Record summary: FMN riboswitch aptamer (RFN element) from Xylanimicrobium pachnodae JCM 13526 = NBRC 107786, 155 nucleotides, folded computationally. The source organism's lineage runs through Bacteria, Actinomycetota, Actinomycetes, Micrococcales and Xylanimonas pachnodae. Of the family's consensus pairs, 100% are formed in the model. The sequence was found by an Rfam model in a public genome assembly. Model confidence (mean pLDDT): 83 of 100.
RNA sequence: AGCAUGCUCCGGGGGCGGUGAAAGUCCGCACCGGCGGUGACGACCCACCACCCGGUGGGACGAAGCCCGCGAACCGCACGCCCCCUCGGGGACAAGCGGCCGACCUGGUGAGACUCCAGGGCCGACGGUGACAGUCCGGAUGAGAGGCGCAUGCA
Numbered sequence: 001a002g003c004a005u006g007c008u009c010c011g012g013g014g015g016c017g018g019u020g021a022a023a024g025u026c027c028g029c030a031c032c033g034g035c036g037g038u039g040a041c042g043a044c045c046c047a048c049c050a051c052c053c054g055g056u057g058g059g060a061c062g063a064a065g066c067c068c069g070c071g072a073a074c075c076g077c078a079c080g081c082c083c084c085c086u087c088g089g090g091g092a093c094a095a096g097c098g099g100c101c102g103a104c105c106u107g108g109u110g111a112g113a114c115u116c117c118a119g120g121g122c123c124g125a126c127g128g129u130g131a132c133a134g135u136c137c138g139g140a141u142g143a144g145a146g147g148c149g150c151a152u153g154c155a
Base pairs, nucleotide, nucleotide: 002154003153004152005151006150007149009147010146015029016028017027018026030135031134032124033123034070035069036068037067041062042061044059045058046057047056048055049054065122066121074099075098076097077096080093082091083090084089104120105119106118107117108116126138127137128136
């Protein structure tokens, strides 16, 4: 280094105008993109070759909303725990398990690209609302994929 256990901290972005009695919801034009993986791109370091430009190999880092997987949300079951009760029962939260779970093409380069370059598209939980919501408000000072680090043990 790695493995196991425990712990701290961190862990989601984005709107203006028009119409209208009323819209951050409609229309127009904008804007945004959680986590891990892959990745021919990027800059960096090392070694070798080369007079130089540069080339080859290796390392670690970053790099996809629509490629693979995951999380959240939503639906069902539910360990547990709490509240109410006419003691029959009723209700809130909820570990965990299961279900559900959006969207990409064309051209270029190349041995190889849904990842690079160019162009054009597409997608986005639930509840609320004087009017239909990815962008407003709310559950949420929540949860969480996971990330940095620390401790102990093994090695």

Rfam family: FMN riboswitch aptamer (RFN element). About the family: The RFN element is a highly conserved domain that is found frequently in the 5'-untranslated regions of prokaryotic mRNAs that encode for flavin mononucleotide (FMN) biosynthesis and transport proteins.